This is a predicted structure of a 254-nucleotide part of an RNA (large-subunit ribosomal RNA, domain VI) from bacterium UBP3_UBA6266.
Taxonomically the source falls in Bacteria candidate phyla (Bacteria).
It was read from a public genome assembly.
Rfam family: Bacterial large subunit ribosomal RNA. Rfam links the family to the GO terms ribosome and structural constituent of ribosome.
The prediction has a mean pLDDT of 88.
Context: one part of a larger RNA
RNA sequence: CGUAGGAAAUUUGAGAAGACCUGUCCUUAGUACGAGAGGACCGGGAUGGACGUACCUCUGGUGUACCAGUUGUUCUGCCAAGGGCAUGGCUGGGUAGCUAUGUACGGAAUGGAUAAGCGCUGAAAGCAUCUAAGCGCCAAGCCAUCCCCAAGAUAAGACUUCCCAAUCAGGCUCCUUGUAGACUACAAGGUUGAUAGGCCAGGUGUGUAAGUCCAGUAAUGGAUUUAGCUAACUGGUACUAAUAAGCUGAUCGG
Repeated sequence: CGUAGGAAAUUUGAGAAGACCUGUCCUUAGUACGAGAGGACCGGGAUGGACGUACCUCUGGUGUACCAGUUGUUCUGCCAAGGGCAUGGCUGGGUAGCUAUGUACGGAAUGGAUAAGCGCUGAAAGCAUCUAAGCGCCAAGCCAUCCCCAAGAUAAGACUUCCCAAUCAGGCUCCUUGUAGACUACAAGGUUGAUAGGCCAGGUGUGUAAGUCCAGUAAUGGAUUUAGCUAACUGGUACUAAUAAGCUGAUCGG
RNA backbone atom coordinates (compact mmCIF):
# COMPACT_ATOMS: atom_id res chain seq x y z
C1' C A 1 0.00 0.00 0.00
C1' G A 2 -3.74 -3.52 -1.11
C1' U A 3 -7.84 -6.71 0.58
C1' A A 4 -13.92 -0.77 -1.89
C1' G A 5 -16.26 2.48 5.29
C1' G A 6 -13.27 2.27 10.02
C1' A A 7 -12.10 -1.15 14.02
C1' A A 8 -11.64 -5.31 17.96
C1' A A 9 -11.71 -10.45 18.69
C1' U A 10 -12.38 -15.63 17.07
C1' U A 11 -11.31 -18.60 13.03
C1' U A 12 -11.47 -21.92 7.92
C1' G A 13 -7.28 -23.97 5.43
C1' A A 14 -5.44 -23.35 -0.62
C1' G A 15 -0.50 -24.16 0.23
C1' A A 16 3.99 -25.34 2.73
C1' A A 17 7.24 -27.59 6.33
C1' G A 18 8.31 -31.44 10.02
C1' A A 19 7.98 -36.40 11.80
C1' C A 20 7.99 -41.51 9.79
C1' C A 21 13.96 -45.22 12.71
C1' U A 22 15.16 -49.68 15.23
C1' G A 23 17.25 -53.77 18.78
C1' U A 24 16.62 -57.35 22.61
C1' C A 25 13.69 -60.29 25.95
C1' C A 26 9.08 -62.95 27.65
C1' U A 27 4.79 -65.48 25.83
C1' U A 28 2.21 -68.10 21.98
C1' A A 29 5.70 -72.77 21.89
C1' G A 30 10.13 -76.27 22.21
C1' U A 31 4.06 -75.80 19.18
C1' A A 32 3.62 -76.05 13.34
C1' C A 33 7.61 -78.16 10.37
C1' G A 34 11.63 -81.80 10.54
C1' A A 35 14.45 -88.68 10.75
C1' G A 36 17.23 -85.67 13.81
C1' A A 37 19.96 -81.38 14.50
C1' G A 38 17.26 -77.51 14.75
C1' G A 39 13.10 -74.40 14.83
C1' A A 40 9.04 -70.54 13.11
C1' C A 41 4.85 -67.32 10.64
C1' C A 42 0.57 -64.87 12.85
C1' G A 43 -0.81 -62.65 17.65
C1' G A 44 0.00 -60.54 22.82
C1' G A 45 3.33 -58.13 26.41
C1' A A 46 7.89 -55.86 28.48
C1' U A 47 12.28 -53.08 28.11
C1' G A 48 16.23 -50.56 25.49
C1' G A 49 19.37 -47.58 21.60
C1' A A 50 19.78 -43.38 18.50
C1' C A 51 16.86 -39.09 17.20
C1' G A 52 13.34 -35.16 18.35
C1' U A 53 10.12 -31.75 21.37
C1' A A 54 9.04 -29.50 25.98
C1' C A 55 10.44 -28.52 30.94
C1' C A 56 13.52 -27.61 35.73
C1' U A 57 9.89 -31.34 40.44
C1' C A 58 14.21 -34.71 41.23
C1' U A 59 19.99 -35.56 40.13
C1' G A 60 23.78 -32.32 38.75
C1' G A 61 26.36 -27.87 36.17
C1' U A 62 26.73 -22.58 36.06
C1' G A 63 25.38 -18.86 39.16
C1' U A 64 31.82 -12.09 38.82
C1' A A 65 24.94 -8.15 42.84
C1' C A 66 23.96 -14.37 48.30
C1' C A 67 26.52 -16.68 52.81
C1' A A 68 30.85 -18.43 55.23
C1' G A 69 36.25 -19.54 55.94
C1' U A 70 41.13 -17.80 54.92
C1' U A 71 46.47 -15.47 53.01
C1' G A 72 49.28 -10.90 51.89
C1' U A 73 48.96 -5.73 51.82
C1' U A 74 46.66 -0.93 52.34
C1' C A 75 42.93 2.37 54.44
C1' U A 76 38.88 3.68 58.10
C1' G A 77 43.64 7.38 64.29
C1' C A 78 44.52 2.61 67.48
C1' C A 79 42.03 -2.47 69.66
C1' A A 80 38.02 -4.86 67.81
C1' A A 81 35.05 -4.72 63.54
C1' G A 82 35.14 -3.65 58.48
C1' G A 83 36.26 -1.52 53.16
C1' G A 84 39.77 -1.70 48.72
C1' C A 85 43.41 -4.65 45.74
C1' A A 86 45.63 -9.34 44.62
C1' U A 87 42.15 -14.37 38.26
C1' G A 88 35.32 -13.29 41.85
C1' G A 89 42.74 -13.11 45.61
C1' C A 90 42.05 -18.27 47.07
C1' U A 91 38.68 -22.03 49.24
C1' G A 92 33.68 -24.39 50.66
C1' G A 93 28.57 -24.00 49.53
C1' G A 94 24.50 -21.76 46.79
C1' U A 95 18.55 -18.67 45.21
C1' A A 96 16.32 -17.25 40.53
C1' G A 97 17.36 -17.77 35.50
C1' C A 98 19.79 -20.67 31.75
C1' U A 99 20.89 -25.69 31.21
C1' A A 100 21.97 -31.95 30.37
C1' U A 101 24.37 -36.02 31.68
C1' G A 102 18.19 -34.88 34.66
C1' U A 103 12.53 -35.34 34.02
C1' A A 104 8.18 -36.04 30.83
C1' C A 105 6.49 -37.21 26.12
C1' G A 106 6.74 -38.72 20.62
C1' G A 107 7.29 -42.34 16.12
C1' A A 108 1.34 -45.58 17.12
C1' A A 109 -3.28 -47.23 15.21
C1' U A 110 -6.44 -46.66 10.92
C1' G A 111 -8.34 -45.62 5.92
C1' G A 112 -7.63 -44.90 0.42
C1' A A 113 -4.99 -45.66 -4.24
C1' U A 114 -0.87 -48.52 -5.75
C1' A A 115 4.58 -51.15 -7.08
C1' A A 116 6.80 -55.86 -7.74
C1' G A 117 3.96 -59.98 -6.83
C1' C A 118 -0.43 -63.40 -5.89
C1' G A 119 -5.39 -64.27 -7.76
C1' C A 120 -11.05 -64.55 -9.73
C1' U A 121 -13.88 -64.60 -14.01
C1' G A 122 -12.50 -64.45 -19.18
C1' A A 123 -12.06 -64.13 -24.64
C1' A A 124 -9.07 -62.87 -28.94
C1' A A 125 -7.23 -68.38 -30.12
C1' G A 126 -14.18 -74.01 -28.99
C1' C A 127 -8.32 -75.48 -25.26
C1' A A 128 -5.23 -72.65 -22.10
C1' U A 129 -4.34 -67.80 -20.14
C1' C A 130 -4.24 -62.58 -13.73
C1' U A 131 -5.97 -58.92 -19.01
C1' A A 132 -7.70 -57.61 -23.82
C1' A A 133 -13.49 -55.71 -21.16
C1' G A 134 -14.43 -56.51 -15.79
C1' C A 135 -13.25 -57.65 -10.32
C1' G A 136 -10.00 -58.69 -5.79
C1' C A 137 -5.49 -59.01 -2.34
C1' C A 138 -0.84 -56.76 -1.33
C1' A A 139 4.84 -52.61 1.05
C1' A A 140 8.96 -49.34 5.98
C1' G A 141 7.17 -46.49 0.00
C1' C A 142 2.51 -42.58 -2.10
C1' C A 143 -2.17 -39.73 -0.38
C1' A A 144 -4.65 -38.73 4.22
C1' U A 145 -4.58 -39.46 9.50
C1' C A 146 -0.23 -36.67 13.77
C1' C A 147 2.58 -31.70 14.97
C1' C A 148 3.89 -26.49 13.47
C1' C A 149 3.09 -22.21 10.05
C1' A A 150 -0.46 -20.32 6.95
C1' A A 151 -5.98 -15.32 3.56
C1' G A 152 -0.41 -10.59 -0.17
C1' A A 153 -4.66 -17.83 -1.02
C1' U A 154 -4.27 -10.18 -5.40
C1' A A 155 -9.63 -15.90 -6.42
C1' A A 156 -6.73 -11.22 -0.74
C1' G A 157 -12.05 -16.06 2.56
C1' A A 158 -15.67 -16.85 7.04
C1' C A 159 -18.14 -15.52 11.68
C1' U A 160 -19.27 -12.32 16.07
C1' U A 161 -19.34 -7.59 18.12
C1' C A 162 -18.44 -2.15 18.19
C1' C A 163 -18.46 2.96 15.74
C1' C A 164 -19.84 6.99 12.30
C1' A A 165 -21.60 14.38 12.32
C1' A A 166 -16.89 17.21 15.48
C1' U A 167 -15.12 13.89 16.84
C1' C A 168 -16.81 7.93 18.01
C1' A A 169 -15.05 2.64 18.19
C1' G A 170 -10.09 1.93 17.97
C1' G A 171 -4.91 2.96 17.56
C1' C A 172 -0.40 5.66 18.41
C1' U A 173 3.07 9.07 20.83
C1' C A 174 4.70 9.12 26.04
C1' C A 175 5.60 6.46 30.74
C1' U A 176 6.25 1.66 34.49
C1' U A 177 8.00 -3.04 32.91
C1' G A 178 9.13 -8.50 31.21
C1' U A 179 6.81 -14.26 30.22
C1' A A 180 9.67 -10.53 25.10
C1' G A 181 13.94 -8.54 23.13
C1' A A 182 20.26 -6.33 19.14
C1' C A 183 16.89 -2.05 17.51
C1' U A 184 12.08 -2.60 16.33
C1' A A 185 8.44 -5.86 17.39
C1' C A 186 5.58 -8.82 21.05
C1' A A 187 3.37 -9.18 25.86
C1' A A 188 1.69 -7.15 31.03
C1' G A 189 0.22 -2.38 32.88
C1' G A 190 -0.60 3.27 33.27
C1' U A 191 -4.43 5.76 39.59
C1' U A 192 -11.47 2.72 37.95
C1' G A 193 -3.75 0.85 39.10
C1' A A 194 -0.14 -4.32 42.03
C1' U A 195 3.50 -2.64 36.05
C1' A A 196 8.45 -1.74 38.43
C1' G A 197 11.02 -0.04 42.84
C1' G A 198 10.52 0.38 48.15
C1' C A 199 8.35 -1.75 52.54
C1' C A 200 5.99 -6.05 55.28
C1' A A 201 5.54 -11.37 55.77
C1' G A 202 7.35 -15.91 53.98
C1' G A 203 10.60 -19.09 51.34
C1' U A 204 15.54 -20.38 49.88
C1' G A 205 20.81 -20.30 50.76
C1' U A 206 24.75 -19.99 54.19
C1' G A 207 25.79 -22.06 58.88
C1' U A 208 25.50 -19.98 64.74
C1' A A 209 26.83 -12.59 63.24
C1' A A 210 28.32 -8.20 66.04
C1' G A 211 28.42 -6.83 71.06
C1' U A 212 28.59 -8.62 75.99
C1' C A 213 29.64 -12.44 79.57
C1' C A 214 32.32 -17.02 81.07
C1' A A 215 36.86 -20.52 80.78
C1' G A 216 41.96 -20.31 79.39
C1' U A 217 48.70 -16.93 80.26
C1' A A 218 47.37 -17.11 75.14
C1' A A 219 45.99 -19.02 70.43
C1' U A 220 41.13 -20.34 71.13
C1' G A 221 36.65 -22.46 73.04
C1' G A 222 31.65 -21.88 75.23
C1' A A 223 26.78 -19.08 76.31
C1' U A 224 23.46 -15.44 74.51
C1' U A 225 22.12 -18.25 69.15
C1' U A 226 19.57 -23.57 64.59
C1' A A 227 21.86 -17.09 65.29
C1' G A 228 23.04 -12.95 61.83
C1' C A 229 22.86 -11.87 56.85
C1' U A 230 20.22 -13.32 52.54
C1' A A 231 20.24 -11.62 44.46
C1' A A 232 16.84 -12.60 40.39
C1' C A 233 11.65 -16.43 44.21
C1' U A 234 6.16 -16.37 46.55
C1' G A 235 2.16 -13.52 48.75
C1' G A 236 0.62 -8.76 50.30
C1' U A 237 0.83 -3.34 50.69
C1' A A 238 -0.33 2.74 46.69
C1' C A 239 4.91 4.79 50.20
C1' U A 240 7.62 6.30 45.16
C1' A A 241 7.20 6.30 39.75
C1' A A 242 3.50 4.96 35.50
C1' U A 243 1.15 12.54 35.94
C1' A A 244 -0.62 15.76 32.55
C1' A A 245 -1.27 15.98 27.58
C1' G A 246 -1.01 15.43 22.39
C1' C A 247 -1.62 13.00 17.60
C1' U A 248 -4.32 9.82 14.42
C1' G A 249 -8.79 7.72 13.04
C1' A A 250 -14.38 9.75 9.37
C1' U A 251 -19.03 11.53 7.87
C1' C A 252 -23.29 5.04 6.27
C1' G A 253 -19.25 3.59 2.51
C1' G A 254 -17.31 3.10 -6.03